[in-house]
RNA sequence: GCCUUAUUAGCUCAGCAGGUAGAGCGCGUGGCUGUUAACCACGAAGUCGCAGGUUCGAGUCCUGCAUAAGGCG
Numbered sequence: 001g002c003c004u005u006a007u008u009a010g011c012u013c014a015g016c017a018g019g020u021a022g023a024g025c026g027c028g029u030g031g032c033u034g035u036u037a038a039c040c041a042c043g044a045a046g047u048c049g050c051a052g053g054u055u056c057g058a059g060u061c062c063u064g065c066a067u068a069a070g071g072c073g
Stems, first nucleotide, its partner, number of pairs: 001072007010025004019056001027043005049065005
């Protein structure tokens, strides 16, 4: 220098035919229990790495950049 993959909630990850974002764990509140834990119910939390482009509409497609991992030279 070139190529590939990843980047989505605090963490681990889904979401793929472009139609307005979800699970588990964790956290908060309540219930249950003599108490804690467990269990049950409810809830909060995301400018989908950044900047542009295409589109009526982008997490999803295109371009550049950044970070991480791997490969080639």